[in-house]
RNA sequence: CAAGUGGAACGGACGGUCGCCGUUCCGGUUCGGAUUUUCCGGGCCGGGAGGGAGGAAAGUCCGGGCACCACCAGGCAGGAUGCCCGCUAAUGGCGGGGCGGGGCGACCCGACGGACAGUGCCACAGAAACACACCGCCCUUUCGGAAACGGAAGGGUAAGGGUGAAAUGGCGAGGUAAGAGCUCACCGCCCGGUCGGUAACGGCCGGGGCAGGGUAAACCCCAUCCGGUGCAAGGCCAAAUAGGGGGACGCAGGCGCCUGGCCAGUCCCCGGGUUGGCCGCUUGACCCUUCUGGCAACGGAAGGGCUAGAUGGAUGACCGUACAGAGAUCGCUAACGGGAAGAAGACUCGUUCGUAAACCCGCUAGCGAAUUCGGACAGAACCCGGCUUACAGUCCCGCUUGUCAC
Numbered sequence: 001c002a003a004g005u006g007g008a009a010c011g012g013a014c015g016g017u018c019g020c021c022g023u024u025c026c027g028g029u030u031c032g033g034a035u036u037u038u039c040c041g042g043g044c045c046g047g048g049a050g051g052g053a054g055g056a057a058a059g060u061c062c063g064g065g066c067a068c069c070a071c072c073a074g075g076c077a078g079g080a081u082g083c084c085c086g087c088u089a090a091u092g093g094c095g096g097g098g099c100g101g102g103g104c105g106a107c108c109c110g111a112c113g114g115a116c117a118g119u120g121c122c123a124c125a126g127a128a129a130c131a132c133a134c135c136g137c138c139c140u141u142u143c144g145g146a147a148a149c150g151g152a153a154g155g156g157u158a159a160g161g162g163u164g165a166a167a168u169g170g171c172g173a174g175g176u177a178a179g180a181g182c183u184c185a186c187c188g189c190c191c192g193g194u195c196g197g198u199a200a201c202g203g204c205c206g207g208g209g210c211a212g213g214g215u216a217a218a219c220c221c222c223a224u225c226c227g228g229u230g231c232a233a234g235g236c237c238a239a240a241u242a243g244g245g246g247g248a249c250g251c252a253g254g255c256g257c258c259u260g261g262c263c264a265g266u267c268c269c270c271g272g273g274u275u276g277g278c279c280g281c282u283u284g285a286c287c288c289u290u291c292u293g294g295c296a297a298c299g300g301a302a303g304g305g306c307u308a309g310a311u312g313g314a315u316g317a318c319c320g321u322a323c324a325g326a327g328a329u330c331g332c333u334a335a336c337g338g339g340a341a342g343a344a345g346a347c348u349c350g351u352u353c354g355u356a357a358a359c360c361c362g363c364u365a366g367c368g369a370a371u372u373c374g375g376a377c378a379g380a381a382c383c384c385g386g387c388u389u390a391c392a393g394u395c396c397c398g399c400u401u402g403u404c405a406c
Base pairs, nucleotide, nucleotide: 001402002401003400004399005398006397007396009394010393013321014320015319016318017317018316020052021051023049024048025047026046027045028044029043030042031041032040033039034038054377058388059387061386062385063384064383065382066230067229068228069227078226079225080224081223082222083097084096085095086094087093098112099110100109101108102107113221114220118219119218120215121214122213134161135160136157137156138155139154140153141152142151143150144149169187170186172184173183174182188210189208190207191206192205193204194203195202196201234279235278236277237276244270245269246268247267248266249265253263254262255261286305287304288303289302290301291300292299293298325373326372327371329369330368331367332366333365334364336362337361338360339359345353346352347350
């Protein structure tokens, strides 16, 4: 320098004008209360001071706090997760490690328990995708033939060919009629021991021929975890619940001696009315600095800080200045391609070989000029920890590979 890889930070700046939402102070006005020339509380108007979105505020996918409901315990259903250890309030998150896969490497990716519990599925091709013989190989019988060999029937065979993403562990040797874990060595798998490690797991040693595919983010099985609903939770004040229609009961009330009936009353439905304010609410697993334990996630100590609280929902609009950035235009420089040109030239003198520069055109990159455009994704709504997704542009750090120079 080029290509790459991992991480961290910022994400518009400055000035002016006009607005919006809270807090606080002063003045005025008004309402309410009381112990009434005063005090307390609230509303409105004017003025001053100070504050006012994010790294994702987003998706609402996980985990918790908080609130209410439910609750002896357990189960069904449903959902999530699935190697080990740690961190944490907790997690499906994070850190470290193991194993597997990808990359030359830095590094990246992995729902990473179970396929003899059962069921399903496996496109196309292929004989066969579950129990499979198409070609080939081998054996027996039989027919033809002198024989070689050929045909037919029955059987064996997964070593070879062929199909496929996948064909019943791989490879070599023995063995066999031909073959086959049928037997053996190595690899793979399982079991046992031993050593290292907290563990996952790994190293070594020994034993067992182990022996009919794949697929579980297919149903399913196993293990672990989860009570439900969300701030429109929930609490308080104020206001409203007037009048009416329909239905059931009307058995302890009234009218009444009794029955029936009517009325009151109770319950349900229809319809009607009220729908304002306060709290919850932002001091919190919070932020910053230093020290400290830990590889790290994270924990501890000391000091300092207060940093949005709207509720039809504030945090904005316009102008100016400079700096990033982008587009097309012009100029200069450099590389590449084409033309110049099969020029010059060369010799073995041929229908041989051989291509530079100036200059012209195109394209790419860098620099300069003037000009136009011009700030990405996106807007808190109870709070917090994560994950995922979106993002113009700027800046920093670690590492890897390659090339050049010293």